[in-house]
RNA sequence: UCCCAGAUCGGGCCCUUGCGGGGCCUGUGGGAGCCGGGGACCCAAGCAACCCUGGGGUGAAUCGGCGGGAAAGCGUUGCGGACCCGCGGUAGGGCGACUCUCUAGCCCGAACCCGUCAGCUAACCCGGUAGGCGUCACAGGAGAGGAGAC
Numbered sequence: 001u002c003c004c005a006g007a008u009c010g011g012g013c014c015c016u017u018g019c020g021g022g023g024c025c026u027g028u029g030g031g032a033g034c035c036g037g038g039g040a041c042c043c044a045a046g047c048a049a050c051c052c053u054g055g056g057g058u059g060a061a062u063c064g065g066c067g068g069g070a071a072a073g074c075g076u077u078g079c080g081g082a083c084c085c086g087c088g089g090u091a092g093g094g095c096g097a098c099u100c101u102c103u104a105g106c107c108c109g110a111a112c113c114c115g116u117c118a119g120c121u122a123a124c125c126c127g128g129u130a131g132g133c134g135u136c137a138c139a140g141g142a143g144a145g146g147a148g149a150c
Base pairs, nucleotide, nucleotide: 001032002031003030004029009027010026011025012024013023014022015021016020033129034128035127036126037125038124043119054117055114056113057112058111063089065087066086067085068084069083073079074078092108093107094106095105098145099144100143101142102141103140
């Protein structure tokens, strides 16, 4: 992005209540294609010393600088600096309107997850395919291609 099915079972609340039952809400099935993670041999890594320090995954989202504020801790009128805010850069990424490449121009450069654990990795195993936003007559240019109209 789609195809098939509408069954099965779970949770919460309410009513009734001997058992049981009813109502409402919510979650829950299989597959194709695409995507992500775990997982052998081999390979890589590891082997000396010192200092600091957990490590890993999705993703373009990394890495500095300047200014301000700062928790823990400690040798406490100081040291420290996890983390937060702002400004301006940056590895990298998106748009550029029939398609591809380039360009003028316009933007992003986050957030989250695992939980002490994971290199690569055949077989095998697991998961996702949600949500949100914009546009609705604009939408520049070059090269190549294609389509449509007359």

Predicted 3D model of a 150-nucleotide RNA (c-di-AMP riboswitch aptamer (ydaO/yuaA leader)) from Sphaerisporangium rubeum. The model forms 90% of the base pairs in the Rfam consensus.